[in-house]
């Protein structure tokens, strides 16, 4: 200089007029008026996941049902988030992984192929019987029939270890020697998952759990349309069931237990539905020092940034600022190209809070910054 990779940050300023809401303070003739602050987001979206908070008297015990899955650390917590370990991708920096168990027990493994879990004989190697030959030591041959094998080949994604080699009638871990791979035991290093070493042995027991299982851990429930506070308006009737022989409740679903408890349950018909509160000082923001590999965390300063309800932040005009396209002019370099500067022209992503916070994912027009890898060129 150029490609890879991960991170981080901005996504418009300014100025004028007009025109919006909260809150504060003056002022009014109690409609109002004027004056200062502040006013949408990195994702405000997805509602997928954790909570703060509110209600349910105890939320007790089983089931049933969800979730999460290698280790050890943040965290209020979590399915997040950092760090490591294995395994996959990649020359590499780095990304990715529903990463415990198949030997608990049940499924599935199409097609092909003999045979897809303890299974198998398709072409095959090999012995006999048969038939000619014969120097009698064998040879050589169609087909049947019995046996004996799974080394050779071929199907497959995978075929019941791999390679050399004794051995065999052919063969075969049958046996050996080298290795994988399992099973037990020491040795060494880590908190720890794991790692690296040596011994010894049957000689070897597929794959799938994002199948169902199993095994270890967590899990009341509903939700701000959660739940209060004031007004306010009404109209009953039928049925069934109860009143300790207990009808009905107890908030995800049964069951057990343990409480409430004199009304309640179903249908049919009328009334009201307005104003506050909850509603924004928080597990808060930003800047420093320390501690730590990091994620965070401790200190110590400073700082109040929307709080709306049919639902507020907008409109317009002018400069300007970035990007990119065309012309033109000056530097600075062998070039490639780099940087300044005037004109005209176009363009401006995704996308609006509604109880909050910590996260994930999914959208993003253009630009800024820096880590670390790998190529090239020069000193």
């Nucleotide at each position: 200089c150029g490609g890879g990779u991960c991170g981080g940050c901005c996504g418009g300023g300014c100025g004028a007029u007009c025109g919006c809401g909260u809150u504060g303070c003056g002022c009014c003739c109690c409609g109002g008026c004027g004056c200062a602050c502040c006013g949408a987001g990195g994702a405000a979206a997805g509602u997928c996941c954790g909570g703060g908070c509110u209600c349910c008297g105890c939320a007790g015990g089983g089931c049933a049902g969800g979730g999460u899955g290698g280790u050890g650390g943040g965290u209020a917590a979590c399915g997040c988030c950092c760090a490591c370990u294995c395994g996959g991708g990649g020359a590499a920096a780095c990304c990715c992984g529903c990463a415990g168990g198949c030997u608990a027990g049940u499924g599935c493994c199409a097609c092909a192929g003999a045979a897809a879990a303890c299974a198998g004989a398709c072409c095959g190697c090999c012995u006999g019987c048969c038939g000619c030959c014969u120097u009698c030591g064998g040879g050589c041959g169609c087909u049947g029939c019995a046996g004996g094998u799974a080394a050779g080949g071929g199907u497959g994604a995978a075929a019941c270890g791999g390679c050399g080699g004794u051995g065999u009638a052919a063969g075969a871990g049958a046996c050996c020697a080298c290795c994988a791979g399992c099973u037990u035991c020491c040795c060494g290093g880590g908190u720890g998952a794991c790692c690296g070493g040596g011994a010894a042995g049957g000689c070897u027991c597929g794959g799938u759990a994002a199948a169902c299982c199993c095994c270890a851990c967590c899990c009341g429930g509903a939700g701000c349309a959660a739940g209060g506070u004031c007004a306010g308006a009404c109209a009953g009737g039928a049925c069934g069931c109860g009143u300790u022989u207990g009808a009905g409740g107890g908030c995800u679903g049964c069951c057990c237990g343990c409480c409430c408890g004199a009304g309640c349950g179903u249908c049919c018909g009328g009334g009201u539905a307005g104003a506050c509160c909850g509603c924004u000082u928080g597990a808060g923001g930003c800047c420093g020092c320390c501690g730590g590999c990091a994620a965070c965390g401790g200190c110590g300063g400073u700082c109040c940034u929307a709080g709306a309800u049919g639902g507020a932040u907008g409109a317009u005009c002018g400069c300007u600022a970035c990007u990119c396209c065309g012309c033109a002019c000056g530097g600075g370099g062998c070039a490639a190209c780099c940087c300044g500067c005037g004109c005209g022209g176009a363009u401006g992503a995704c996308a609006g809070a509604a109880c909050c916070c910590g996260g994930c994912u999914c959208a993003c027009a253009g630009g800024c910054c820096g880590g670390c890898c790998c190529g090239u060129c020069c000193c």
A computed fold for a 379-nucleotide RNA from Paenarthrobacter sp. DKR-5, annotated as Bacterial RNase P class A. Rfam family: Bacterial RNase P class A. Rfam classes the family as a ribozyme. It was read from a public genome assembly, where an Rfam model found it. Lineage of the source: Bacteria > Bacillati > Actinomycetota > Micrococcales > Paenarthrobacter. Of the family's consensus pairs, 95% are formed in the model.